[in-house]
RNA sequence: GUCUUAGUAACUCAGCGGUAGAGUGCCGAGCUGUUAACUCGGAAGUCAUUGGUUCGAAUCCAAUCUGAGACG
Numbered sequence: 001g002u003c004u005u006a007g008u009a010a011c012u013c014a015g016c017g018g019u020a021g022a023g024u025g026c027c028g029a030g031c032u033g034u035u036a037a038c039u040c041g042g043a044a045g046u047c048a049u050u051g052g053u054u055c056g057a058a059u060c061c062a063a064u065c066u067g068a069g070a071c072g
Base pairs, nucleotide, nucleotide: 001071002070003069004068005067006066007065010024011023012022013021018055026042027041028040029039030038048064049063050062051061052060
């Protein structure tokens, strides 16, 4: 330099054009002699950035940035 792949909650990951979700963690309540476990509830996201297509984009297209890999 070229190509491939990944970027979504604090962490690990789903979501393939029509309301952004789960597990773990965090906060509160219940339960318990206490803790843990268990049960219920809650908060937390400019979907890497910018632009485009579309009635509508996390999702499709282009460029850019960052990580990983292949080739040279």
This is a predicted structure of a 72-nucleotide RNA (transfer RNA) from an archaeon. Rfam family: tRNA. Rfam classes the family as a transfer RNA. Its mean pLDDT, the model's own confidence on a scale to 100, is 82.